[in-house]
RNA sequence: UUCGUCCGACAGGGGAGCGCACAGCGCUGAGAGUGCGGAUCAUCCGCAGACCCUCGUACCUGAUCUGGGUAAUGCCAGCGCAGGAAGUUCGGUCUUUCUUCAG
Numbered sequence: 001u002u003c004g005u006c007c008g009a010c011a012g013g014g015g016a017g018c019g020c021a022c023a024g025c026g027c028u029g030a031g032a033g034u035g036c037g038g039a040u041c042a043u044c045c046g047c048a049g050a051c052c053c054u055c056g057u058a059c060c061u062g063a064u065c066u067g068g069g070u071a072a073u074g075c076c077a078g079c080g081c082a083g084g085a086a087g088u089u090c091g092g093u094c095u096u097u098c099u100u101c102a103g
Stems, first nucleotide, its partner, number of pairs: 004094001006092004010087001011054004017027004034048006059084003065078004
């Protein structure tokens, strides 16, 4: 100096589904609703927390998509080298490449 691993800091991005007898419990998942506040009484919104992600396996769109499966659901697979998407940040760590110096 370069490629990558892991850790940390700051900053940023993101989702919260399905079922029941709905108190609560079950399924998948990293996470599926913890706290506070507001509107409203069906529920929704904001902030914080937890979790995941930051050049792409977060997540969104296509999609009221296609195939399989399930009690049901992006549950699984395809679509997908698709189109978008937030730092190609800083510090440390180990490894690799190259360069220089000394022996």
The prediction has a mean pLDDT of 77. The RNA shown here (TPP riboswitch aptamer (THI element)) has 103 nucleotides and comes from Actinoplanes sp. SE50/110. Of the family's consensus pairs, 96% are formed in the model. The organism belongs to Actinoplanes, within Bacteria. The sequence is in RNAcentral, with records from Rfam and Ribocentre. RNAcentral records the identical sequence in 2 taxa. It matches the Rfam family "TPP riboswitch aptamer (THI element)". About the family: Vitamin B(1) in its active form thiamin pyrophosphate (TPP) is an essential coenzyme that is synthesised by coupling of pyrimidine and thiazole moieties in bacteria. The previously detected thiamin-regulatory element, thi box was extended, resulting in a new, highly conserved RNA secondary structure, the THI element, which is widely distributed in eubacteria and also occurs in some archaea. Analysis of operon structures identified a large number of new candidate thiamin-regulated genes, mostly transporters, in various prokaryotic organisms. The literature on the family includes a 2002 paper in J Biol Chem by Rodionov et al., "Comparative genomics of thiamin biosynthesis in procaryotes. New genes and regulatory mechanisms".